Record summary
A computed fold for a 113-nucleotide RNA from a bovine gut metagenome, annotated as THF (Tetrahydrofolate) riboswitch aptamer. The model forms 94% of the base pairs in the Rfam consensus. The RNAcentral record of the sequence draws on MGnify. Its Rfam family is "THF (Tetrahydrofolate) riboswitch aptamer". Rfam's curators write: Tetrahydrofolate (THF) riboswitch was first reported for Ames et al. as an RNA motif in 5' untranslated (5'-UTR)regions of folate transport and biosynthesis genes in Firmicutes genomes.
RNA sequence: CAGAGUAGGAAUGACGCGUAAAGUGCCGCGAAAUGGGAGGUCGUUCGCGGACGAAAGGGCGAAGAUCCGGCGAGACGCCGAAAAAGCCCUGCGGUGUCAUUCCGCAUCCGCUG
Numbered sequence: 001c002a003g004a005g006u007a008g009g010a011a012u013g014a015c016g017c018g019u020a021a022a023g024u025g026c027c028g029c030g031a032a033a034u035g036g037g038a039g040g041u042c043g044u045u046c047g048c049g050g051a052c053g054a055a056a057g058g059g060c061g062a063a064g065a066u067c068c069g070g071c072g073a074g075a076c077g078c079c080g081a082a083a084a085a086g087c088c089c090u091g092c093g094g095u096g097u098c099a100u101u102c103c104g105c106a107u108c109c110g111c112u113g
Base pairs, nucleotide, nucleotide: 001113002112003111008103009102010101011100012099013098014097015096016095017093018092019091026050027049028048029047030046031045032044036109037108038107040105056090057089058088059087060086068080069079070078071077
């Protein structure tokens, strides 16, 4: 003199979560970890509290009961519609995890050339 290396960030992909509202984001307080070591925040995470906030649709849908309609003299028989658990699909969320690529510690010491 040059380089390696963090927590993390972005993009892409896969598998998920929520959409009957969590999560994400914001504010306050407290705490934790963070290149190999020490140490540390204007970065990251966790806990508590507070405020705010949303994009939803489509299809299928058993038994029994209720309700509605039709046929029937009637029994209640038959048919149809509606509804819900659940399932599938398409979206939406500044959504979670993993993988790949790119970016990537201000100080002191150390490592490699």